This is a predicted structure of a 383-nucleotide RNA (Bacterial RNase P class A) from Humidesulfovibrio sp. Lineage of the source: Bacteria > Pseudomonadati > Desulfovibrionia > Desulfovibrionaceae > Humidesulfovibrio. The coordinates come from a structure-prediction model, not an experiment, and the mean pLDDT is 75.
[in-house]
RNA sequence: GGAGUUGGACGGACCGUCGCCGCGGCCCGCAAGGGACGGGGAGGAAAGUCCGGGCUCCGCAGGGCAGAGCGCUGGGUAACGCCCAGGAGGAGUGAUCCUCGGCAAGCGCAACAGAAAGCAGACCGCCACGCAUCCCUUCGGGGGCGCGGGGUAAGGGUGAAACGGUGGGGUAAGAGCCCACCAGCGGGCGUGGCGACACGCCCGGCUAGGCAUGCCCCGCUCGGAGCAAGACCAAAUAGGAAGGCAGGCUGGCCCGGCUAUUGCCUUCGGGUAGGUCGCUUGAGGUGGUCGGUAACGGCCAUCCUAGAGGAAUGACGGUCGCCCCUCCGUCCCGAAAGGGACAGGGGGGGACACAAAACCCGGCUUACAGUCCGGCUCCGGCA
Repeated sequence: GGAGUUGGACGGACCGUCGCCGCGGCCCGCAAGGGACGGGGAGGAAAGUCCGGGCUCCGCAGGGCAGAGCGCUGGGUAACGCCCAGGAGGAGUGAUCCUCGGCAAGCGCAACAGAAAGCAGACCGCCACGCAUCCCUUCGGGGGCGCGGGGUAAGGGUGAAACGGUGGGGUAAGAGCCCACCAGCGGGCGUGGCGACACGCCCGGCUAGGCAUGCCCCGCUCGGAGCAAGACCAAAUAGGAAGGCAGGCUGGCCCGGCUAUUGCCUUCGGGUAGGUCGCUUGAGGUGGUCGGUAACGGCCAUCCUAGAGGAAUGACGGUCGCCCCUCCGUCCCGAAAGGGACAGGGGGGGACACAAAACCCGGCUUACAGUCCGGCUCCGGCA
C1' cells in the first nucleotide's frame, strides 16, 4: 500500500423569523376563555409486534391428559428463543463465520439418473458348467461364436449417496472369506475437566447412509386476557326499584282497604356520553471504584430526560460543516502527450438515509445517505 474480518461511536451544528403540543406561576375576565413570560418537547432503530418480564383484572392455577414452546455444557439475568465463556462438527490459507438432544427405540419419506436405494442389487464385465455349432490338433486336448440356467460386488458405468480403505493370502472367478496396518463404531477401565468433552489402554463383531424444520421418544418450561388492563367521579334521554298524589276498583256516600297497567312528582341504584387517575423515578442514565476471563454484579457520587387525544416536536433564510462538479495552485509518474494525489485557494450545485413515541422495560430481527475510531488476519513493497 492492497484485500478482508470483527467490534464500537455518530446519524448535522449554531443564529434569526414565523408557527405547533403539554407544563408553571402571573395579568385580564363573573365565567367560558384570552394575553404576555419562563421552561420542556422522538429514535438508534421510536419500526416489525417475533420472544421475555413488570403492572392490572379474572381468579387461586395442586395433580393428570391434551396443546404450545425450548433443546451441546457451564454461567449471567426479573425473565427469555437473549447475552458471555467453553465443547463438538463444518467452511475458510487466516482473522473469523455457521450449526447443535435422540434416526444402533418404533413408524414413515426420498425427485432425476441407474440393473439395483433400505431384511440392497447382476446392465456391461469376469468365472466355471450344460447344450448346439465351427476351427486347430502331437488325439491328451485347446480355441472361437451363440443360447441357457448359475456364481461373483474386484473393475466399468449411474447417482448427492452403491454397505470401510491399502496391501497380501486365497479362489474357477471373486468376496472381511482369512491376515497385517489404518479409519470408523460399540462396550469396559484409567487420567484431566464442575461439565459438554478430550486423551490413553483393553475387548468385540468386521462396518453401521440421510431426513426428527415428518410423526414420534426423552428432558425442561408454560393458567387466561391485556392500559380499549383496571380504579374513581358522573349528565341528558330511555328503562328499573321505593314512596306520594291524581286516577281506577270496592261502596248509596265518607273513612278505610285493594291496585300501581295509565299520568305527574320525589328519592335511590346501575350503565352510557363526558371527565379524572393509571402515566412515567425506572430491573433508569452518567462517572468512579471493587469482584469476575467475560456477560454481569456490589458500593459511592451525581442527574431528571415527551407523557397530550388518533396523536405536537415543523417551515423558511443565513453561516459553518458534509457530498458532487469545475478552475487555479502545489506535489508525484512520464521524453512528451497525458495520468494521478491534496489537511491549499476560488466559483457553482445538492439539502440529505431509514424512519415518528401512544403503559413501561430487557432482547431479537429488519431498514439506513454518509462519517469517525479501535482490534485482528492474509498478500505485496521498503528498511